[in-house]
RNA sequence: GCCCUUAUAGUUCAACGGAUAGAAUACGGACUUGCGGAGUCCGCGAUCUAGGUUCGAUUCCUAGUGAGGGCA
Numbered sequence: 001g002c003c004c005u006u007a008u009a010g011u012u013c014a015a016c017g018g019a020u021a022g023a024a025u026a027c028g029g030a031c032u033u034g035c036g037g038a039g040u041c042c043g044c045g046a047u048c049u050a051g052g053u054u055c056g057a058u059u060c061c062u063a064g065u066g067a068g069g070g071c072a
Stems, first nucleotide, its partner, number of pairs: 001071007010025004018055001027043005048064005
């Protein structure tokens, strides 16, 4: 330098182009307990950036950025 894959809560993962973007875990609160842990309930929290296509984009297209891999 060229090519391929990938990017979603703090973390690990879901989401036929139309769901309130979902779950687990972590975190905070309540209940429970002599105190903790475990358990039950509730809460908080995310689509890498900029364009494009579309009535509608997490999803499709383009460019960029980060990460991983291959070739030279």